[in-house]
């Protein structure tokens, strides 16, 4: 510090996620010590036991218990035991009184609040404590304990007598106390234990008491400031705000009451809802910030819920009272009791939190004079890896790289120095034993010194004996033994360190996010080897960070989400020059404060660390004083540039209203004329003989305002257009004058505000939502047509939206340049439709700059200033619910569940388009033949079927593989065999190999006889071949062409595919290859930020076309000779053959074209513009086809999914489709007659004369291993005939008779020869092929093959027609423009239904919780009243009175109840 994730790929914008820190956690596996810390977040739920506040006899009466001591009695052994009396004494139950239970412990439920935090105030109290001063003197009356009595089940209560105090009440005396009317009044107390003595008293120490003053601590009250969230909470307040007088508190205040007054509080957020205990600090985090308030520490509330007060120094009291309520417990039913949010602890609750410990040794509380009691505060242990931290499980050497795993190209790799083995240590555990520290004080003894008359006490210091530890078996420290007792966890696709193998097969499962899993899964699961942290490791949940993703630091808003639709203007905000003052802000210093602990820095103690401990330093919106006076403010003086006023031109669809005017449209009325109009892609509805359309003339009426008109013009924005008149608003320009910051934004607020709409009353000519009707159409609620009602126009009134846009708020300043136009002013002189300069608008094009780009660019989206608005992921959602607005119809504010991992923006490259624009193809158009009808053949589907073996399937499968299924082939089916196999290697072992034969089978096979000894040789033996047996292994046309290699189709013989370097652009990527011309070509030329270069084009290669050279045999024959015949002689010219060369290059000439490249046209030439025609297939595209040619990974079968044999199939047959044959006839049929070919094959071959059969063909056997022989008859031709018909076409089908091949023609060959003679008389829609030796149309050959072509491949005869052109259909190529495609239009993608689940809004309503309003209702308490009933202390005239205490009664009020 970043990373993954939106895309084919690329930048931005923007969400999701991840790595880190962390934690009172839990959960899962897994666990050796120890140290220090932590340990009910949940139900403030309920709570059994036990504990958690008591001491004080030196306040007081006293003696229930224990102890002594005296007495007295009884048993009885000097003694001892027992009973009893003496409170005598050490102590003490119970009481009375003091002082503490208001601290300490718990919790966080309430509480948004002066509750906390910080800094001030002032009108206060304060037990125990310090210091100072005074005093502490006389007196009294009662009351628990106690006793008796009486009630109750029990708590508990009641009467009646006795008693004591430091309990209680007066009375003296009081200051510097309180009150005051300044005379005055008014208020106190208590003793106790020592000591000493002269003892009714005195003196004295302490330790109490009471009044004063002060102080230290400690409370209580006020104030300034800070202190979640909501505006879908905007007004709230009636003791409310102030004031008087009274009350009342310790004290100030409406705290309270009585008038009186109308006031306070609020957008700088009042009320009101939710939510919360606040801080110091903890956690992150560079930091600012966020988030959190376990444990420690401070402040605050609360104690079963609600109310209330008593008492006290100080509580409305946690372990205290009173009352109500809920809830438990006892009960004689009559009443009582109780309160763990102390310490353990039980139940619930829940993912989840310990012992009913130990000791007061320590520290700290409370009482005590103290000894000492009592402390569940507290130390300490116990339980838990909850956390931090620290140790350790061993080290050193060891390669036969051991076994065993695991992976393998089978070699070997890796676990792995790991282990074993050898040497050594012993920390921690563990046994044993030593043993610190935490202890200070208390008591006891001496001895200063103070106190005092005093060596009494007292009190201190010193020495000194003695005495105290829960932890604890304590820490440390010493021996001892032995490698001895101690290692998991997650993870290995990317992010993110770390890769195989099996097994599974979209299953099971896995995931944080992208995503993995559908047979070769590094991603599921197991293993083996890794990688990570470690007594812990994942997992889940939570904060904060990454998130500059709320951006104060630190963000945007033209298209990513985001400028209100304009304007005006309140409040705020924000403002120009100069200059004096002020000093709120600000700047600086000083004080004081910012508790302690943490956090930092520096030492220091525990063996270290964690921890603990000392010091320092910082820490603020703080608080007060001092200074400064620049800038903000504030004040007072002034200035003119901002703003604005006046004087003078100027241009305009800037607004209202009123008048007018002209063309057109419609409808009305007359003429005039006839059959039609009218509309459409065609058409129809429709209008017309009742007289339209059309055209002529009158009339009405209502909208609108050609031409002029223009990125002209005016307006804030909607907007605004015929002409005049009138009222009215703003801008512009020029000179000067005035005034003197009067400015600019602008939350709420108001005003304008297009169309539609909506209310009331006009108006209604055209147009027209709705609605009719007619087309279209699969339907067509639609587009066209005919009609036609709201509306659209007017007034007045609502409505408040629009892609209300420049998707760009307003204002202000600064920055280059050109140019167009619109309206102003000024200058020149060449006087003009000039030119230049300057405002003020509107345009264009581009610099810098800035943008993600696109673009923007003085009219900024640029640099920069002020203020407003709005944005924070996509859907849900311009939503719901509420509230405000409106007659409605809406409008405005505006959310959550839920749900995805993307949604978006701008630009690239493809591909697409019923998107342009060039351009090419038998693509179409012109023709010429065809197919589609029929018969057959031949191939596929579909059906059968024991099998019809398998692939090929749109062009680019379908006379394909297959260049040839009777058996074989043959893969399929049936039966019968075989199992180291039918075929290959190795071993062993016998044997030459073979050959003749019988039986039994369908055959494979089985059982069997006969017969044979071979080749080489170093004489060991080898090779070669057969048998039989082992066992590695053979074998598979079984599976996956979506695991693959080859090969082949197709786009397409289309002209394209691309790279280096360079530029350009943040980037994919452009450029080059795009332009202008040409070509069959991305061929060539020009031009050009590209310059070159490769794959393809072409060419180079075959082959034809013409010529020349060599060669003339088997070919040729002109001449010469010769025969039947080039048969011979000869000849080598021609023909040919089959070798090498020539020739064609736009090479020459004219035109065009840019002087190019090229085209055109022309000579010449056997060919002329690539001569014809083949091979020849770029980058890629179809997961195209092919595991049945081959090859091969994985897989699956092994007495079979392998080998053999026999027999069937593949040939089946309602039927559909492709590809052909032969037809359908006269351009034919049929006979007969005659000329010319080429390209081929021939030895298990081609086969001649010749002979035989009608024929197929039999026989023959001549020639040939081929320019010699053989296949070999070429056919169309030409004449005769037949003359339009199911024919002398047509030939299927069939029936009988051959032939030929083959072991074998039944399934299931081909031919022949008589016989029969089926559909077919040219083929609907629709389609195919062909541009010249082409197409058509004759016939030959040839591979394969015994035998089987109408299939393929070849070969020459014969030989046309027609192309205007590129609208149109198909493919293709280049630019191009648009996309939401990219699996790329066979894409993408809305909506409605159906089911079914999931979230959430309505919903008659039910129900629960909080809260306001009126009212009822009143417990305990406190104050008030009191005429009833009552009363020790004090006064009394003794009657009685003062005061009090029960009752009762008003106020005020908790529960509880009604209604809203």
């Nucleotide at each position: 510090a970043g990373a993954g994730u939106u895309u084919g790929a690329u930048c931005c914008u923007g969400g999701c996620u991840c790595a880190g820190a962390u934690u009172g956690a839990a959960c899962g596996u897994u666990g050796g010590c120890g140290g220090c810390a932590c340990g009910c977040u949940u139900a403030a739920c309920a709570c059994a036991u036990g504990c958690a506040a008591g001491u004080c006899g030196a306040a007081c009466g006293g003696u229930a218990a224990c102890a002594g001591a005296a007495g007295u009695g009884a048993g009885c052994u000097u003694g001892c035991u027992c009973u009893c009396u003496u409170g005598c004494u050490g102590a003490c139950g119970a009481g009375u009184g003091g002082c503490g239970g208001a601290c300490g412990g718990g919790u966080g439920a309430g509480u948004a609040a002066c509750g906390c935090g910080u800094a001030g105030g002032a009108a206060c109290u304060u037990g125990c404590c310090c210091u100072a001063g005074a005093g502490u003197g006389g007196g009294g009356g009662a009351u628990a304990a106690c006793u008796c009595g009486a009630g109750g089940a029990a708590a508990c209560c009641c009467g009646a007598g006795c008693u004591a105090a430091u309990a209680c009440c007066g009375c003296a005396u009081a200051c510097g106390a309180u009150c005051u009317a300044c005379g005055g009044a008014u208020g106190a107390a208590a003793g106790c234990c020592g000591g000493g003595u002269u003892c009714u008293g005195c003196c004295u120490g302490g330790c109490g008491c009471u009044c004063u003053a002060g102080g230290a601590g400690a409370g209580g009250c006020c104030u300034g400031c800070g202190u979640c969230u909501g505006a879908u909470u905007a007004g709230c307040u009636u003791g409310u705000u102030g004031g008087u007088g009274g009350g009342g508190u310790a004290a100030u205040g409406g705290c309270c009451u009585a008038c009186c007054a109308a006031g306070g509080c609020u957008a700088c957020a009042a009320u009101c809802a939710g939510u919360a205990g606040c801080u110091g600090u903890u956690c992150u985090g560079a930091g600012a910030g966020g988030a959190a308030g376990a444990u420690c520490a401070g402040c605050c509330a609360c104690a079963u819920u609600g109310g209330g007060a008593c008492u006290g120094a100080g509580a409305c009291a946690c372990g205290g009272c009173c009352c109500a309520g809920a809830c438990u417990c006892c009960u004689a039913c009559g009443g009582g009791a109780g309160g763990c949010a102390g310490c353990a602890g039980u139940g619930g609750g829940g993912a989840a939190u310990a012992u009913u410990g130990g000791a007061c040794a320590a520290u700290g509380g409370g009482g005590g004079a103290a000894a000492c009691c009592c402390u569940g505060a507290u130390c300490c242990a116990g339980c838990g890896a909850u956390g931090c931290c620290g140790c350790g499980u061993g080290u050193a050497u060891g390669a036969a790289g051991a076994a065993g795993g695991u992976c393998u190209u089978a070699g070997g790799a890796u676990u792995g120095u790991a282990a074993a083995g050898u040497a050594c240590u012993u920390u921690c555990a563990g046994u044993u034993g030593u043993g610190a520290g935490g202890a200070a004080g208390g008591c006891g003894a001496u001895u200063a010194g103070g106190u005092u008359a005093a060596g009494a006490g007292c009190u201190a210091a010193a020495u000194u004996g003695u005495u105290u530890g829960a932890c604890g078996u304590u820490a440390a420290c010493a021996a001892c033994a032995g490698a001895a007792g101690a290692a998991g966890c997650a993870c290995c696709g990317g992010c993110u360190a770390a890769c195989u193998c099996u097994g599974u097969g979209c299953c099971a499962g896995c995931a944080g996010c992208c995503g993995c899993g559908g047979u070769a899964a590094u991603a599921c699961a197991g293993a083996g080897g890794g990688u990570g942290c470690a007594a812990a490791c994942g997992u889940u949940a939570a904060u904060c960070g990454g998130a500059u993703u709320u951006a104060c630091u630190g963000g945007g808003c033209g298209u990513a989400a985001a400028g209100c639709g304009u304007a005006c203007g309140u409040a705020g905000g924000u403002u120009g020059c100069u200059u004096a003052g002020c000093a709120a802000g600000u700047u600086g210093a000083a004080u004081g404060u910012g508790a302690a602990a943490g956090a930092c820095c520096u030492g220091g103690g525990c063996u270290c660390a964690a921890c603990c401990u000392a010091g320092g330093a910082a820490g603020g919106c703080c608080a007060u004083u001092c200074a400064a006076a620049a800038c903000u403010g504030c004040u007072g003086a002034g200035c003119u540039a901002g703003a604005g006023u006046g004087u003078g031109g100027g241009a305009g669809a800037g607004g209202a209203a009123a008048g007018c005017a002209g063309a057109a449209u419609u409808u009305c009325c007359g003429g005039u004329g006839u059959a039609g109009c009218g509309g459409u892609g065609a058409a129809a509805u429709g209008c017309g003989u009742a007289g339209a359309u059309a055209u002529c003339g009158g009339a009405a009426a209502g909208a609108a305002u050609g031409a002029c008109a223009g990125u002209g013009g005016c307006g804030a924005a909607g907007g605004c257009g015929g002409c005049u008149u009138u009222c009215u608003g703003g801008c512009c320009c020029a000179a000067c004058a005035c005034u003197g910051a009067c400015a600019c934004u602008g939350a709420g607020g108001u005003a304008c505000g297009a169309a539609a709409g909506c209310g009331u009353g006009g108006g209604g000519a055209g147009c027209g939502a709705a609605c009719a009707g007619g087309a279209u159409u699969a339907g067509a609620u639609a587009c066209c047509c005919u009609g036609g009602u709201a509306g659209u126009c007017c007034a007045c009134g609502c409505c408040g939206u629009a892609a209300a846009c420049g998707a760009u708020g307003a204002g202000a300043a600064c920055u280059g340049a050109a140019u167009g136009u619109u309206u102003g002013g000024c200058a020149g002189c060449u006087a003009g439709a000039c030119u230049g300069c300057u405002g003020a608008g509107u345009g264009u094009u581009u610099a810098a700059g800035c943008u993600a780009a696109c673009g923007c660019g003085u009219u900024a989206a640029g640099u920069u200033c002020u203020c407003c608005g709005c944005c924070u992921g996509g859907g849900g959602a311009u939503u719901a619910c509420g509230g405000c607005c409106g007659c409605a119809a809406g409008g405005c504010u505006a959310a959550a569940a839920c749900u995805c991992a993307a949604a978006g923006g701008a630009a690239u490259u493809g591909a697409c388009g019923g998107g342009g624009g060039c351009c090419c193809g038998c693509a179409c158009a012109a023709g010429c033949g065809g197919u589609g009808g029929a018969g057959c053949a031949u191939g596929u589907g579909g059906u059968u079927u024991a099998a019809u073996u398998c692939g090929a399937u749109g062009c680019a499968a379908c006379g394909c593989g297959a260049a040839g299924a009777a058996c074989c082939u043959u893969a399929c089916c049936u039966a019968c065999u075989c199992u180291u196999g039918a075929c290959a290697u190795c071993c062993u072992u016998g044997g030459a190999a073979g050959a003749u034969u019988g039986c039994a089978g369908a055959a494979a096979u089985g059982c069997g006889a006969u017969u044979g000894u071979g080749c080489c040789u170093u004489c060991g033996g080898g090779a070669a071949c057969c048998a039989a047996g082992u066992g590695a292994c053979a074998g598979g046309u079984g599976c996956u062409g979506c695991a693959u290699g080859g090969c082949u189709g197709u786009c397409g013989u289309c002209a394209g595919c691309u790279c280096g370097u360079g530029u350009u652009g943040u980037g994919a990527a452009a450029u080059g290859u795009u332009g202008g011309g040409u070509u069959a070509a991305g061929u060539c030329c020009c031009g050009u930020a590209a310059c070159g270069a490769g794959c393809g084009c072409a060419a180079c290669c075959c082959u034809u076309g013409u010529c020349c050279u060599u060669a003339g045999u088997u070919g040729c024959c002109a001449g010469c000779a010769u025969u039947a015949a080039g048969u011979u002689g000869g000849g080598u010219a021609c023909u040919u053959u089959a070798a090498g060369g020539a020739g064609a290059c736009u090479g020459c000439c004219g035109g065009u074209g840019a002087u190019a490249a090229a085209c055109c046209g022309g000579a010449g030439g056997a060919a002329g513009g690539u001569g014809g025609g083949g091979a020849u297939g770029a980058c890629g595209u179809c997961a195209a086809g092919u595991c049945c040619u081959c090859a091969u990974g994985g897989c699956c079968c092994u007495u079979a999914u392998g080998a053999g044999u026999a027999g069937g199939g593949c040939u089946a047959c309602a039927c559909a489709c492709g590809u052909g044959c032969u037809a359908c006839a006269a351009u034919g049929g049929u006979a007969a007659c005659u000329c010319c070919a080429a390209u081929a094959g021939g030895a298990a071959g081609c086969u001649a004369a010749c002979c035989c059969g009608c024929g197929a063909g039999g026989g023959g056997g001549a020639g040939c291993a081929a320019a010699u022989c053989c296949c070999a008859a070429a056919a169309a031709g030409u004449u005769a005939u037949c003359u339009c018909a199911g024919u002398c076409c047509g030939g299927a089908u069939u029936g009988a008779a051959g032939u030929c091949u083959g072991a074998a023609a039944c399934u299931c060959g081909a031919c022949u020869c008589c016989a029969u003679g089926a559909a077919g008389u040219u083929g609907g829609a629709a389609u195919c092929g062909c541009u010249a030796g082409u197409a058509a149309u004759c016939g030959c050959g040839a591979a394969u093959c015994a035998g089987a072509a109408u299939g393929u491949c070849g070969c020459g005869g014969u030989g046309a027609a027609u192309a205007c052109g590129u609208u149109c259909u198909c493919g293709g190529g280049c630019c191009u423009u648009g996309u939401a495609c990219a699996c790329a239009c066979c894409g993408c993608c809305c909506g409605u239904c159906a089911c079914a689940c999931c979230a959430u809004g309505g919903g008659a309503g039910u129900u629960g919780g909080u809260u306001g309003c009126a009212c009822c209702a009143g417990a305990a308490g406190u104050a008030g009243a009191u005429a009833g009933c009552u009363u020790a202390a004090c006064c009394u005239u003794c009657g009685g009175g003062a005061g009090g205490g029960c009752g009762u009664u008003u106020a005020c009020c908790a529960c509880g109840g009604u209604g809203u």